About this RNA:
The RNA shown here (Bacterial RNase P class A) has 422 nucleotides and comes from an uncultured Polyangiaceae bacterium. The coordinates come from a structure-prediction model, not an experiment, and the mean pLDDT is 76. It matches the Rfam family "Bacterial RNase P class A". It is annotated as a ribozyme.
RNA sequence: GCAGGCGAACAGGCGAUCGCUGGCGCGGGGUCCUCGGACCCCGCGCGGGAGGAAAGUCCGAGCUCCGCAGGGCAUGGUGCCGGGUAACGCCCGGUGAGGGUGACCUCGAGGACAGUGCAACAGAAAGCAAACCGCCGGUCGGCGCGGCCCUCGGGUCUCGCCUCCCCGGUAAGGGUGAAAAGGUGGAGUAAGAGCCCACCGCGACCACGGCAACGCGGUCGGCAUGGCAAACCCCACCCGGAGCAAGGCCACAUAGGGAGGCGUUCGCGCCCGCUUCGGCGAGCGCGUGAAGGGUUGCCCGCCCGAGCCUCCGGGUAGGCUGCUCGAGGCGCGCGGCGACGCGCGCCCUAGAGGAAUGACCGCCGCCGGAGCGAGGGCGACCGCGCUCCGGCACAGAACUCGGCUUACGGUCUCCUGCGACC
Numbered sequence: 001g002c003a004g005g006c007g008a009a010c011a012g013g014c015g016a017u018c019g020c021u022g023g024c025g026c027g028g029g030g031u032c033c034u035c036g037g038a039c040c041c042c043g044c045g046c047g048g049g050a051g052g053a054a055a056g057u058c059c060g061a062g063c064u065c066c067g068c069a070g071g072g073c074a075u076g077g078u079g080c081c082g083g084g085u086a087a088c089g090c091c092c093g094g095u096g097a098g099g100g101u102g103a104c105c106u107c108g109a110g111g112a113c114a115g116u117g118c119a120a121c122a123g124a125a126a127g128c129a130a131a132c133c134g135c136c137g138g139u140c141g142g143c144g145c146g147g148c149c150c151u152c153g154g155g156u157c158u159c160g161c162c163u164c165c166c167c168g169g170u171a172a173g174g175g176u177g178a179a180a181a182g183g184u185g186g187a188g189u190a191a192g193a194g195c196c197c198a199c200c201g202c203g204a205c206c207a208c209g210g211c212a213a214c215g216c217g218g219u220c221g222g223c224a225u226g227g228c229a230a231a232c233c234c235c236a237c238c239c240g241g242a243g244c245a246a247g248g249c250c251a252c253a254u255a256g257g258g259a260g261g262c263g264u265u266c267g268c269g270c271c272c273g274c275u276u277c278g279g280c281g282a283g284c285g286c287g288u289g290a291a292g293g294g295u296u297g298c299c300c301g302c303c304c305g306a307g308c309c310u311c312c313g314g315g316u317a318g319g320c321u322g323c324u325c326g327a328g329g330c331g332c333g334c335g336g337c338g339a340c341g342c343g344c345g346c347c348c349u350a351g352a353g354g355a356a357u358g359a360c361c362g363c364c365g366c367c368g369g370a371g372c373g374a375g376g377g378c379g380a381c382c383g384c385g386c387u388c389c390g391g392c393a394c395a396g397a398a399c400u401c402g403g404c405u406u407a408c409g410g411u412c413u414c415c416u417g418c419g420a421c422c
Base pairs, nucleotide, nucleotide: 001418002417003416004415005414007412008411010409012364013363014362015361017359018358020049021048023046024045025044026043027042028041029040030039031038032037051394055405056404058403059402060401061400062399063243064242065241066240070300071299072298073297076238077237078236079235080094081093082092083091084090095109096107097106098105099104110234111233115232116231117228118227132174133173134170135169136168137167138166141162142161143160144159146157147156148155149154182200183199184198185197186196201223202221203220204219205218206217208215209214247321248320249319250318257312258311259310260309261308262307266287267286268285269284270283272281273280274279292304293303294302295301328347329346330345331344332343333342334341335340365392366391367390368389369388370387371386372385373384375382376381
């Protein structure tokens, strides 16, 4: 100097003019009202007014409502070990595996001997399985040399070579494939093979280190128990549901409309009216029971229940609140490798309601480029001044918070690699 890796903070600054918005205080006006008071408008003053992602709506919670809030199943989530946290699928540390020369990065990390399933094509063969090419041996046949016999046509024996068919051995070599009965080397064999041996690998056991995942060493051993579970599944652990459009209060309005279906049981007590004195009718309370409803997937259980269900049609969608003090922020100290925790002190930092912080001007800042000037250095190169040109990213709260993911501008510290010079 170039190229990388982990991390940190920033997200333009100052001034002027005009403008927007919420809180507090003061003053003025109006409406309502039972005194207080409530609401609206105007003016002045003081203080405040978007993010590190406000995005995605992917997780976790706080909060609200439902539900006797219980149990089970289903659905769903997580998945190595140990910690952190209110909690999490997040964060920290570690183990193992993979990638990279390296600094470092990534992880789909329980189970394939519970079961089911998948792997096209190619290939002999893809879950218990094999022989396409090839290698070795043999039979039949042919040829040749030699020995022996012979009726001189031939026969027989050993050896060697060759071809086809057939039989047997083989899984080392070749081929196919993502993957083919562990890998390398040696010995052995007719040719081969963990058949045998050494090392590696795999399995079991023991000892040591570690809370553990696991690591390292030794002994023994049949020398294999293929892959995929981000396939269904099994195992372990976790989870009630819906959500601020949750929910609460006030005001106003309509049509207590129409049609159909189901149901209104029984007992006791109190009490009223009528009565032909047999009783009838109504109301209230307790229990029971049922059409129906709730428990936001189903079942059990439980709860409500004299009205309920379905269809058609009509009215309203206004105002206030929830709404910002929080698992809050900042500083310092202590503990911890760290995430983080504890203690002390200080601080209050938007609350809109179709949605506010904007417009313009000047100076500066930062980044990139060009030109000029004088410098530093042995050198590669570096910094400074002036002038000019261009640019300044991603992007806007809507109940709040802890995360993750995505978008994006420049700067800085440290670490790694390469090159040049000394």